A computed fold for a 71-nucleotide RNA from bacterium HR31, annotated as transfer RNA. Its Rfam family is "tRNA". It is annotated as a transfer RNA. Its mean pLDDT, the model's own confidence on a scale to 100, is 81. The RNAcentral record of the sequence draws on Rfam.
RNA sequence: UGGGGGGUCGUCUAGCGGUAGGACCCCGGACUUUGGAUCCGGCGACCCAGGUUCGAAUCCUGGCCCCCCAG
Numbered sequence: 001u002g003g004g005g006g007g008u009c010g011u012c013u014a015g016c017g018g019u020a021g022g023a024c025c026c027c028g029g030a031c032u033u034u035g036g037a038u039c040c041g042g043c044g045a046c047c048c049a050g051g052u053u054c055g056a057a058u059c060c061u062g063g064c065c066c067c068c069c070a071g
Stems, first nucleotide, its partner, number of pairs: 001070007010024004018054001026042005047063005
């Protein structure tokens, strides 16, 4: 430099254009002498800037970052 793949809660991971979900962590509660385990509840995210659309995590353009391959 070229080609390909990827970027979503603190972490991991879903999401064929129509309310962004789950697990772990964390917080609160129940239980417990305390803690742990277990159960219930809760907080919290679409890499950035544009475009298309009634509506974009999703489609298009540009950029940034990460991984792989080639040179």